Predicted 3D model of RNase P RNA and transfer RNA as a complex of 477 nucleotides. The coordinates come from a structure-prediction model, not an experiment, and the mean pLDDT is 75. It holds a member of the Rfam family "Bacterial RNase P class A". Gene Ontology terms of the family: ribonuclease P activity, tRNA processing and dimeric ribonuclease P complex.
RNA sequence: CGAGUCGACCGGGCGGUCGCGUCGGCGGGGUUCAGGCCCCGUCGCCGAGGAACGUCCGGACUCCGUAGGGCAGGGUGGUUGCUAACGGCAACCCGGGGUGACCCGCGGGAAAGUGCCACAGAAAACAGACCGCCGAGCUUCGGCUCGGUAAGGGUGAAACGGCGGGGUAAGAGCCCACCAGCGUCACGGGUGACCGGGACGGCUCGGUAAACCCCACCCGGAGCAAGGCCAAGAAGAGCCGCCGUCGUGAGGCGGUGGCUCGCGCAGGCGUUCGAGGGCUGCCCGCCCGAUGCCUGCGGGUAGGCCGCUGGAGCCUGCUGGCAACGGCAGGCCUAGAUGGAUGGCCGCCGGCCGGCGACACCGUCGCUGGCAACAGAAUCCGGCGUACAGGUCGACUCGUCCG
RNA sequence: CGGGACGUGGCGCAGCUUGGUAGCGCACUCGGCUGGGGGUCGAGUGGUCGUCGGUUCGAAUCCGGCCGUCCCGA
Numbered sequence: 001c002g003a004g005u006c007g008a009c010c011g012g013g014c015g016g017u018c019g020c021g022u023c024g025g026c027g028g029g030g031u032u033c034a035g036g037c038c039c040c041g042u043c044g045c046c047g048a049g050g051a052a053c054g055u056c057c058g059g060a061c062u063c064c065g066u067a068g069g070g071c072a073g074g075g076u077g078g079u080u081g082c083u084a085a086c087g088g089c090a091a092c093c094c095g096g097g098g099u100g101a102c103c104c105g106c107g108g109g110a111a112a113g114u115g116c117c118a119c120a121g122a123a124a125a126c127a128g129a130c131c132g133c134c135g136a137g138c139u140u141c142g143g144c145u146c147g148g149u150a151a152g153g154g155u156g157a158a159a160c161g162g163c164g165g166g167g168u169a170a171g172a173g174c175c176c177a178c179c180a181g182c183g184u185c186a187c188g189g190g191u192g193a194c195c196g197g198g199a200c201g202g203c204u205c206g207g208u209a210a211a212c213c214c215c216a217c218c219c220g221g222a223g224c225a226a227g228g229c230c231a232a233g234a235a236g237a238g239c240c241g242c243c244g245u246c247g248u249g250a251g252g253c254g255g256u257g258g259c260u261c262g263c264g265c266a267g268g269c270g271u272u273c274g275a276g277g278g279c280u281g282c283c284c285g286c287c288c289g290a291u292g293c294c295u296g297c298g299g300g301u302a303g304g305c306c307g308c309u310g311g312a313g314c315c316u317g318c319u320g321g322c323a324a325c326g327g328c329a330g331g332c333c334u335a336g337a338u339g340g341a342u343g344g345c346c347g348c349c350g351g352c353c354g355g356c357g358a359c360a361c362c363g364u365c366g367c368u369g370g371c372a373a374c375a376g377a378a379u380c381c382g383g384c385g386u387a388c389a390g391g392u393c394g395a396c397u398c399g400u401c402c403g
Numbered sequence: 404c405g406g407g408a409c410g411u412g413g414c415g416c417a418g419c420u421u422g423g424u425a426g427c428g429c430a431c432u433c434g435g436c437u438g439g440g441g442g443u444c445g446a447g448u449g450g451u452c453g454u455c456g457g458u459u460c461g462a463a464u465c466c467g468g469c470c471g472u473c474c475c476g477a
Base pairs, nucleotide, nucleotide: 001399002398003397004396005395006394007393008392009391010390012349013348014347015346016345017344018343020047021046023044024043025042026041027040028039029038030037031036049374053385054384056383057382058381059380060379061223062222063221064220068284069283070282071281073219074218075217076216077215078092079091080090081089082088093107094105095104096103097102108214109213113212114211115208116207117206130153131152132149133148134147135146136145137144138143161179162178164176165175166174180204182201183200184199185198187196188195189194227306228305229304230303236261237260238259239258240257241256242255243254244253245252246251263298264297265296266295267294268293269292276288277287278286279285313332314331315330316329317328318327319326320325351371352370353369354368355367356366357365358364359363404476405475406474407473408472409471410470413429414428415427416426423460431447432446433445434444435443436442453469454468455467456466457465
């Protein structure tokens, strides 16, 4: 200098001005018996993300008549750790790819059983034999029949260990050496997955579990529209609109429409010898149950407040660990809307891409134009996956050249 | 915001459980019957199975990731 690998991070900055939302202060107003709540003006603090996204996993939290046992069902799958937990992460092992940095792997069991392996091929899993080879018999000399064989051919994604020698009628683990693989035994290293070498054995056992299944471990269900309160009363109570008018607005006055709750009607069953229901598939077992339960029909899907943001939180330093991660100390407060706020404009600076001019060796300077992504909180966290203009930093590898 | 289902010719669907040939009806094209239309008969065209990967010898089917559509919940 060129080509690449991995990791971390930013994702415009500053100022002015107009505007929006939560909260707090002050002033004024509305409503109420009051506490309080609401509105207007003004001042101040704070105000989206690395993915807020997809909703694919895991938790916190809340409720469901405590979720106990068995079956069924679902999920995970090398080992050791981390973690609140996980299908996540780290390190290592094994297999594969790359010259290398490094990358990829749903990576338990096919010697427990069952199923499947299309077409082709003789044969697709337990043995068997189409062509061929060999022997015997027959022969019209082309071959035919019987037996042996699995070395060779051919088919296929896959064909019953590989190569060599011996052996044989031809052959074959039939025998032998080496290699690959399997099982048993014991040794060394490692927490372990596993690795290294040794002895013996029969000679070889196909693939598929993201097919059923087996083994080990885990799992109750629903989800903040969870759930709680206002909520008392009673032919009533609460709430939301629309129209006219006054007011910037909250709201006042007058008129009018609707919504919710208390629900309404009919039939049937039953009160401890119990109708019926719950444990969200079944059984056992347990529990609830009388102002009750079941069926059908009608009506119907209102409002406000809490939950609601301070938390497995963020930053800095020290420290244990290879790392993921943990411990200690100090500091900080950082959105909470409910038709849903976080935006627009201007100036300067910075980034990228062009054009023109000057100096000129790459290039530098000046003027001018354009571009800036993906996307947006809605109960909150930890991950994963996906999208993303442009840019920064660090570690490392390979090649070439120079010293 | 939360939960669930689906995607196969132009349209409506089956096939997926048990992986090997993509099929049915309507529509469309050509031809016959008719003077013509309609109708009917015969023949035929037309499908990246939403998309991208993976498992497998082999994927519409099995497993993941995206994209789109629809439904439900006060």